[in-house]
RNA sequence: AGAGUUUGAUCAUGGCUCAGAUUGAACGCUGGCGGUAUGCUUAACACAUGCAAGUCGAACGGUAACAGGCCUUCGGGCGCUGACGAGUGGCGGACGGGUGAGUAACGCGUAGGAAUCUGCCUUAUAGUGGGGGACAACGUGGGGAAACCCACGCUAAUACCGCAUACGCCCUACGGGGGAAAGCGGGGGAUCGUAAGACCUCGCGCUAUGAGAUGAGCCUGCGUUAGAUUAGCUAGUUGGUAGGGUAAAGGCCUACCAAGGCGACGAUCUAUAGCUGGUCUGAGAGGACGAUCAGCCACACUGGGACUGAGACACGGCCCAGACUCCUACGGGAGGCAGCAGUGGGGAAUAUUGGACAAUGGGCGCAAGCCUGAUCCAGCAAUACCGCGUGUGUGAAGAAGGCCUUAGGGUUGUAAAGCACUUUCAAUGGGGAGGAAAACCUGCCGGUCAAUACCCGGUAGCUUGACAUUACCUAUAGAAGAAGCACCGGCUAACUCCGUGCCAGCAGCCGCGGUAAUACGUAGGGUGCAAGCGUUAAUCGGAAUUACUGGGCGUAAAGCGUACGCAGGCGGCUAUGCAAGACGGGUGUGAAAUCCCCGGGCUUAACCUGGGAACUGCAUUUGUGACUGCAUGGCUAGAGUUUGUCAGAGGGGGGUGGAAUUCCACGUGUAGCAGUGAAAUGCGUAGAGAUGUGGAGGAACACCGAUGGCGAAGGCAGCCCCCUGGGAUGUGACUGACGCUCAUGUACGAAAGCGUGGGGAGCAAACAGGAUUAGAUACCCUGGUAGUCCACGCCCUAAACGAUGUCGACUAGUUGUCGGGCCUUUACAGGUUCGGUAACGCAGCUAACGCGUGAAGUCGACCGCCUGGGGAGUACGGUCGCAAGAUUAAAACUCAAAGGAAUUGACGGGGACCCGCACAAGCGGUGGAUGAUGUGGAUUAAUUCGAUGCAACGCGAAAAACCUUACCUACCCUUGACAUGCCUCGAACCUCGCAGAGAUGUGAGGGUGCCCGAAAGGGAGCGAGGACACAGGUGCUGCAUGGCUGUCGUCAGCUCGUGUCGUGAGAUGUUGGGUUAAGUCCCGCAACGAGCGCAACCCUUGUCACUAGUUGCUACGAAAGGGCACUCUAGUGAGACUGCCGGUGACAAACCGGAGGAAGGUGGGGAUGACGUCAAGUCCUCAUGGCCCUUAUGGGUAGGGCUUCACACGUCAUACAAUGGCCGGUACAGAGGGCUGCCAACCCGCGAGGGGGAGCUAAUCCCAGAAAACCGGUCGUAGUCCGGAUUGCAGUCUGCAACUCGACUGCAUGAAGUCGGAAUCGCUAGUAAUCGCGGAUCAGCAUGUCGCGGUGAAUACGUUCCCGGGUCUUGUACACACCGCCCGUCACACCAUGGGAGUGGGUC
Repeated sequence: AGAGUUUGAUCAUGGCUCAGAUUGAACGCUGGCGGUAUGCUUAACACAUGCAAGUCGAACGGUAACAGGCCUUCGGGCGCUGACGAGUGGCGGACGGGUGAGUAACGCGUAGGAAUCUGCCUUAUAGUGGGGGACAACGUGGGGAAACCCACGCUAAUACCGCAUACGCCCUACGGGGGAAAGCGGGGGAUCGUAAGACCUCGCGCUAUGAGAUGAGCCUGCGUUAGAUUAGCUAGUUGGUAGGGUAAAGGCCUACCAAGGCGACGAUCUAUAGCUGGUCUGAGAGGACGAUCAGCCACACUGGGACUGAGACACGGCCCAGACUCCUACGGGAGGCAGCAGUGGGGAAUAUUGGACAAUGGGCGCAAGCCUGAUCCAGCAAUACCGCGUGUGUGAAGAAGGCCUUAGGGUUGUAAAGCACUUUCAAUGGGGAGGAAAACCUGCCGGUCAAUACCCGGUAGCUUGACAUUACCUAUAGAAGAAGCACCGGCUAACUCCGUGCCAGCAGCCGCGGUAAUACGUAGGGUGCAAGCGUUAAUCGGAAUUACUGGGCGUAAAGCGUACGCAGGCGGCUAUGCAAGACGGGUGUGAAAUCCCCGGGCUUAACCUGGGAACUGCAUUUGUGACUGCAUGGCUAGAGUUUGUCAGAGGGGGGUGGAAUUCCACGUGUAGCAGUGAAAUGCGUAGAGAUGUGGAGGAACACCGAUGGCGAAGGCAGCCCCCUGGGAUGUGACUGACGCUCAUGUACGAAAGCGUGGGGAGCAAACAGGAUUAGAUACCCUGGUAGUCCACGCCCUAAACGAUGUCGACUAGUUGUCGGGCCUUUACAGGUUCGGUAACGCAGCUAACGCGUGAAGUCGACCGCCUGGGGAGUACGGUCGCAAGAUUAAAACUCAAAGGAAUUGACGGGGACCCGCACAAGCGGUGGAUGAUGUGGAUUAAUUCGAUGCAACGCGAAAAACCUUACCUACCCUUGACAUGCCUCGAACCUCGCAGAGAUGUGAGGGUGCCCGAAAGGGAGCGAGGACACAGGUGCUGCAUGGCUGUCGUCAGCUCGUGUCGUGAGAUGUUGGGUUAAGUCCCGCAACGAGCGCAACCCUUGUCACUAGUUGCUACGAAAGGGCACUCUAGUGAGACUGCCGGUGACAAACCGGAGGAAGGUGGGGAUGACGUCAAGUCCUCAUGGCCCUUAUGGGUAGGGCUUCACACGUCAUACAAUGGCCGGUACAGAGGGCUGCCAACCCGCGAGGGGGAGCUAAUCCCAGAAAACCGGUCGUAGUCCGGAUUGCAGUCUGCAACUCGACUGCAUGAAGUCGGAAUCGCUAGUAAUCGCGGAUCAGCAUGUCGCGGUGAAUACGUUCCCGGGUCUUGUACACACCGCCCGUCACACCAUGGGAGUGGGUC
């Protein structure tokens, strides 16, 4: 110190969340020791039991108990002594301890004040004389269950009451008057006394009065939570007089008089709360809190009251009332843990019914001492802070095991083991400080005294420890007894495997999980902290996210609709005075503790402790006079007044004008009018509309008219008159700060709406009808009422907007326009200066857009407003209103965003430009029929699988009878049909049987090879058997992949480097002007270049030349032979480049026309497919990660299936006929294929075909008669001499085999179909259409597919529209990108609430 999260990305706004520190904490897991602290935050809930306030015999009468002594009649007696129950009396129970309910207050804090009291204490003065009468205890009697009470009798005092005295004290009318006491104890020489004692002395008391100290009471200034959805409160209320009362001032109380007092600087009311020193946090300013410790206050079961006392309206006192609990003989009594322990209860949660008065302190006492749950200690709790330990060194074979792995290794890891050491803490044994100084007592020395008593002081001795088995020291043994928790996707340090499969679960925010999860659950490893670690809760911080320090308001939340204006805030120049603010110095205070600094003590630290600083404050005193303020003068620059001139839809009232609409009357006149995208409703033959004349009535004012004018805003428009507000400008004069802003307040305030009364032409909510539509409560049409208009009164809101509050000052300009002034000019015009209103623009500002002297710039003054989105400008309450409603204005709950500006895309039934058989213009089809084929669906044991809009569907499949084959059924095999490695045996191989559907099983026979070697033997190869590694899988995932392919699209696009611009995403380049098939080329330009695409290079075809010619061609009647001119074949070249001419264009690129040419503007065709898109297709071509099967999901065999069939779709074939069918005759191709082949001639068959065998490894032979065309004949518009499906019979061919399930032939049969609804496809020239031929696959099977040639058209005006695409631009709330986003109702379930026929219960 920041980070995550809104977006495809960006900047800014803005909320949410995290990292830090902290706690009287709690919970989960874990837990060795010690020190120091802390420990009911909830029920001020209720409390069993014990203890927490007594003491004094040196105040008193006394003697219940204990001990001692004496006496004894042994029953007991004697207060004699130590002592002492109960009682009288004194002092203390007002302190100490607890709690925070109440209290928003002089309660607290701080600084002051005057009208007071103060026991014990200190000091000073004076005194302490002399009497009296009672009441307890006790005794007797009585009542009561008890608590307790009553009567009578006896008695003491430091108890009570008089008398005397009275310096000072109190009262006073200044003459005077009033008021006190108590004794007790120690000791004692002389004197007196029977004794007690008197007396003396000392000590403690007592009385009165001063003074002090301490404590307490009272008053005042200032400070002290939130709410205005609490705005008025107050009758003892405010003041006065008199009296009372108090320790004391005072309405504190009473009587009378006056009518005041408080309040927007927040009274009253409501809610909450003890206050402070301080604590936590924070850089600070602040914010939150007020446990422990300390000061103050309040309270003591709840409420009220007084008594006693120096002090109380009293925690462990009293009285009354109430609630509760307990006892009871039912008559009546007792009690108060918010003291210490403890119990129940509440709660997430908070300890022992401990020890001691040893220390410190308190009460009483002369003292010893007694009492003390104050206190000091111990116990419990990791509750917090602090410290220590759980070992140290060495140790690589980098052990074993675990985990991962690319199988090599890596990691756990010097970690362990092993070896060598140490012993803190804990354990056991032993030793052992300090907290203790005293009092008392004894001895000695002083003081006092008459005194060697007593008492006081000093000194020596003696005595006193709960804690405590203390701290601490030491010995013994032995690494021995001592580590966990959380996390590991980002924020945030730390990664892999397995399991799971949107399940289980995680999550602080974003978000993970749907079969390869670093995010779930284990594990291994790692990271962090450590006797703790996490979680939860809470506070501050980060958050400048309430902004004083330190924010904003054009569009993100935010300027009141506008003005006037009281209070308030702020205020021009100058002089003098004052000294309130301000600033400097001094003084007092700001308790201690805490925090900070420097020291000291515990081994250190926490902790404790000494000193200092600080306590930022308040009060008082003194000084200064710049600034603010106050007072008194002066000034004119702000503001205003007067005066000249000017513009204007500024406002109010009254008149008046013309055009137009509508209506009425009359005339002319006839069939329509009106309305719409098209219609209909409507009006019209009862005369509309049209047209002419006249009249009525209401409302609004064309042209001028304009980013023109006026007004505070709303707003204001024919013309004239009256009344009236404001403004601008010019000159002089005058006033002399009179100003600015403005909470509450007041006024104005479009439209709609409301009330009363008028008015009502047009328009027109509601309403009615007609259309549109799936519907149409709309848009369109025909009508039409409120209303719109006027007068008066309300309402008070608008995107009331410049989404920009008002006022003032300063800061470059340019251009237009409105109203004035001045200068110049013959005129037009120009310059300058004020005030408005527009457009651009520098600096500057802004998140950007933009603003920019009329600021959103730089500053000042004042007001208003904002603080995430939704809920909601809503509910409730208040105010206003006749109402409608307005204004003021929340919360629960919910989300992680909502929102702004700009960027790139995509999209638009937005715009501009352009292209394409895209439309149009044409030709031929599909959709109807039959058949073929594919698909869906259905069926099935199986009908294997894949492909599914274009871009699946005659597709993978260039051939399913078996095989193929992956599917089904049955029967078999298990190292396997196939690969590599090991062992054994045998050569391999061939022939023939038997069983079986076959796979297979079984038997017989034949038969030995090759290489090395003399042989033995070995090797290669093949076959069989065996065991294990493994094989195998057309099993899954194309959403894990490679490769390949489709598609947009042969569309013209897609990018990069450097530079520049922008905060940035990005832009520029690639946009613009032309042009092209083209990001093709030219020009321009903050761009300059480059790459992938385009084009060209390649193949083919079209012309020519050259070369070469057999199987080709050929001039000859044919062959042989000759020849290579022609055709052809196949090699090399030429040719075409907008090259030439003319025109257009910008002198460019290019386009148009023409010439020449076989061919002309890419000549035709093909191959060639940018960045990318579709998680497009394919794991069944192949390859491949992961998962799965392993006597089976692998392998073999037979049979079946992929060929099914109510149906639906796609693609084709054949047709429906005469441009035709049939019969006969007669021409002309190209490109291919052929030895397991093509197969001639000839013969047979009606034919498919059979026989036959020549030729051909092909420019030679064969397939192979091309067909349409042409010539002749026939048919005559018909279900036909069209069409050929279907079926029957008979055959042919291939093949192991044509049943399921092949093709073909002959004869017979002769279905639908007569040109096809909505819709839809292809094609721009050798194209469509039409005609036949060939190949691959293949034993056989072609209407499919791939090729080949023959014949050979029509049309294109054009780009409005449909579809697709490209470029620029614009809008966007889209970015999974319009198949987007998104709103509301309903259906179902659940939660909460209201109503509800009713129902049940309680009470009266």

Small-subunit ribosomal RNA from a metagenome, 1404 nucleotides, folded computationally. Its mean pLDDT, the model's own confidence on a scale to 100, is 86. The sequence is in RNAcentral, with records from SILVA.